About this RNA
This is a predicted structure of a 128-nucleotide RNA (SAM riboswitch aptamer (S box leader)) from Paenibacillus aquistagni. The RNAcentral record of the sequence draws on Rfam and Ribocentre. Lineage of the source: Bacteria > Bacillati > Bacillota > Paenibacillaceae > Paenibacillus.
RNA sequence: UUCUUAUCAAGAGCAGGUGGAGGGACAAGCCCGAUGAAGCCCGGCAACCGGCGUGAGCGUAACGCGAACGCAGCGGUGCUAAUUCUUGCAGCCAUGAGGUAGCAAUACCUGAUGCUGAUAGAUGAGAG
Numbered sequence: 001u002u003c004u005u006a007u008c009a010a011g012a013g014c015a016g017g018u019g020g021a022g023g024g025a026c027a028a029g030c031c032c033g034a035u036g037a038a039g040c041c042c043g044g045c046a047a048c049c050g051g052c053g054u055g056a057g058c059g060u061a062a063c064g065c066g067a068a069c070g071c072a073g074c075g076g077u078g079c080u081a082a083u084u085c086u087u088g089c090a091g092c093c094a095u096g097a098g099g100u101a102g103c104a105a106u107a108c109c110u111g112a113u114g115c116u117g118a119u120a121g122a123u124g125a126g127a128g
Stems, first nucleotide, its partner, number of pairs: 001128008013042001016041003022032003026088004043080003048076003051071004057065002084120001089117004094113002097110005
């Protein structure tokens, strides 16, 4: 850096230390921040991988493999304001709004709310 795949509505310091002005990927918005940002250390959360336990099933002469479920003391990451803070592209039904045409019924357009799915991003695992 690319590809595949899974997850992203829960959780984690309401006086920890250090540090000093920025931060929330990008754009817009909206937020957080000297009652102290980022970063680093510590603490914590979680359970993706390893680990441990149970174990459908498969298999060996024996050792074994193992879906699924669980645990969190240990190892590798990760995470620790706000739904991945919101929107960013497309579709859909509903609601209500505005506009155009029409005598009207109605048709079309625009953008709003909602829902769904993508995109983008983040993290893990595997592969190149």

The model forms 97% of the base pairs in the Rfam consensus. Its Rfam family is "SAM riboswitch aptamer (S box leader)". Rfam's curators write: The SAM riboswitch is found upstream of a number of genes which code for proteins involved in methionine or cysteine biosynthesis in Gram-positive bacteria. Its family is annotated with regulation of gene expression in the Gene Ontology.